[in-house]
Context: one part of a larger RNA
Molecule: small-subunit ribosomal RNA, 5' domain
Organism: uncultured bacterium
RNA sequence: AUUGAACGCUGGUGGCAUGCCUAACACAUGCAAGUCGAACGGCAGCAUGACCUAGCUUGCUAGGUUGAUGGCGAGUGGCGAACGGGUGAGUAACGCGUGGGGAUCUACCCUAAAGUGGGGGACAACUCGAGGAAACUCGAGCUAAUACCGCAUAAGCUCUCAGGAGUAAAGCUGGGGACCUUCGGGCCUGGUGCUUUAGGAUGAACCUGCGUCCGAUUAGCUAGUUGGUAAGGUAAAGGCUUACCAAGGCGACGAUCGGUAGCUGUUCUGAGAGGAAGAUCAGCCACACUGGGACUGAGACACGGCCCAGACUCCUACGGGAGGCAGCAGUGGGGAAUAUUGGACAAUGGGGGCAACCCUGAUCCAGCAAUGCCGCGUGUGUGAAGAAGGCCUGCGGGUUGUAAAGCACUUUCAGUGGGGAGGAGAGGCUUAGUGUUAAUAGCACUAAGUCAAGACGUUACCCACAAAAGCAGCACCGGCUAACUCUGUGCCAGCAGCCGCGGUAAUACAGAGGGUGCGAGCGUUAAUC
Numbered sequence: 001a002u003u004g005a006a007c008g009c010u011g012g013u014g015g016c017a018u019g020c021c022u023a024a025c026a027c028a029u030g031c032a033a034g035u036c037g038a039a040c041g042g043c044a045g046c047a048u049g050a051c052c053u054a055g056c057u058u059g060c061u062a063g064g065u066u067g068a069u070g071g072c073g074a075g076u077g078g079c080g081a082a083c084g085g086g087u088g089a090g091u092a093a094c095g096c097g098u099g100g101g102g103a104u105c106u107a108c109c110c111u112a113a114a115g116u117g118g119g120g121g122a123c124a125a126c127u128c129g130a131g132g133a134a135a136c137u138c139g140a141g142c143u144a145a146u147a148c149c150g151c152a153u154a155a156g157c158u159c160u161c162a163g164g165a166g167u168a169a170a171g172c173u174g175g176g177g178a179c180c181u182u183c184g185g186g187c188c189u190g191g192u193g194c195u196u197u198a199g200g201a202u203g204a205a206c207c208u209g210c211g212u213c214c215g216a217u218u219a220g221c222u223a224g225u226u227g228g229u230a231a232g233g234u235a236a237a238g239g240c241u242u243a244c245c246a247a248g249g250c251g252a253c254g255a256u257c258g259g260u261a262g263c264u265g266u267u268c269u270g271a272g273a274g275g276a277a278g279a280u281c282a283g284c285c286a287c288a289c290u291g292g293g294a295c296u297g298a299g300a301c302a303c304g305g306c307c308c309a310g311a312c313u314c315c316u317a318c319g320g321g322a323g324g325c326a327g328c329a330g331u332g333g334g335g336a337a338u339a340u341u342g343g344a345c346a347a348u349g350g351g352g353g354c355a356a357c358c359c360u361g362a363u364c365c366a367g368c369a370a371u372g373c374c375g376c377g378u379g380u381g382u383g384a385a386g387a388a389g390g391c392c393u394g395c396g397g398g399u400u401g402u403a404a405a406g407c408a409c410u411u412u413c414a415g416u417g418g419g420g421a422g423g424a425g426a427g428g429c430u431u432a433g434u435g436u437u438a439a440u441a442g443c444a445c446u447a448a449g450u451c452a453a454g455a456c457g458u459u460a461c462c463c464a465c466a467a468a469a470g471c472a473g474c475a476c477c478g479g480c481u482a483a484c485u486c487u488g489u490g491c492c493a494g495c496a497g498c499c500g501c502g503g504u505a506a507u508a509c510a511g512a513g514g515g516u517g518c519g520a521g522c523g524u525u526a527a528u529c
Stems, first nucleotide, its partner, number of pairs: 001528003005525005012376006018369002020334001025332003029329003034079003039076002042072002046070003049066008086287003095212007104204002109200008117151001119149002126141006157166003171192006179186002213259003220250003225247008262284004266277004289310005312323004340366001342365003348362001349360004379409004389400004413470001415465005423456001427451010473518005478499003484513005494501002
């Protein structure tokens, strides 16, 4: 000088940060990943309309029917759930950092080219039946799709013996003048999807040079081991895997083994060189009760998915089932020690959706804590009778001390009452213009007007009111080291970082007066330079 600190005494206020370093110990409860009806069959619930019936106060009240409409539980389907958030157990490693490389994949997005034809059979939901305490499961029957499967088409795609062979798709929706119509629509047009291919962007996988803690009281290690051939496998190179062949490969420039540890940007210190650390923030990695495994998918071997095994906890009708906070809060435990079971999606961002919008413990805010840094305040001026009191005294006085009182003034902050920005850009509706178009529909863009949207929030900030009114402590005073006397004690009680104080005149113990240093803090302990 510093700290994610703790402890002791003390404690006014604001801003900005930070807050389980220990048990990767166990977890009650709530929330943390949904969304789309413009993919689909539908209609459990709510609301509206239409129709029927009944009642009469003759235009409402009740009941029923109807998916017709707004919407929508559960279900099929799509996208997302691999992001975001947490933790640092493991890992001394191509894990990280940095610089290269070639044998790769990449949903959504952008650019470009081509296509989007014609069919089929199911399975949920639902109905019926059955089993079970439950979790849930089984059987029969009906049905839709952007779900699933053939057929057609097939190149700048794949394979190829270069002749050829193989491989795709899905629709939905806004508007509309003629014409057609089985009144559904066809047809025209806009938007958005889907399929194939090429390129880009982004993300990811792999290989490699160099760097990356301690121990030699660890000296030898290695059989898929090192290389080759062939085959398999992967998105892809490769002993990645297998068969066969060869006998190699690493090591004193430290292999192997043991211990410790996430790595970095950075942080602290220091004149620097260095040394120490790796909280918050950011990048990468690893993990998700412990161990193993794959499935789905563009992407996982998947924290809030699945299966198996294990430990633990819970429910049970004993037959069987359920669970995983190292997400945000919170609880117990451990510990010297670390916060609220808060508000909001208003902003920023993310997922879904044409959109409106929905979801979001990401995030933005608020709460708690002097944990840290920074700012401000606890008054200002005047005031000698040098008051009283305290302490000391050589008894004359000295000191506390302009300190107080008194007089004059101010009102920051806190308090009370008013006013009051910015964070709001977007978005909806209307109008106008431009483009698209057959179209003055619709849609897209631009402009104007208008409508509603702020958790924080009793916001920041400003004004007024009242009254010095509400606000100072802590450590030290022998030397190092700024600051001295008295009383008590008497090698006792005690102090102490080192030297050392204390055995009757202690500036070193304890108290007091005075002083010194910092100041809403001050000391102590721990730790680093």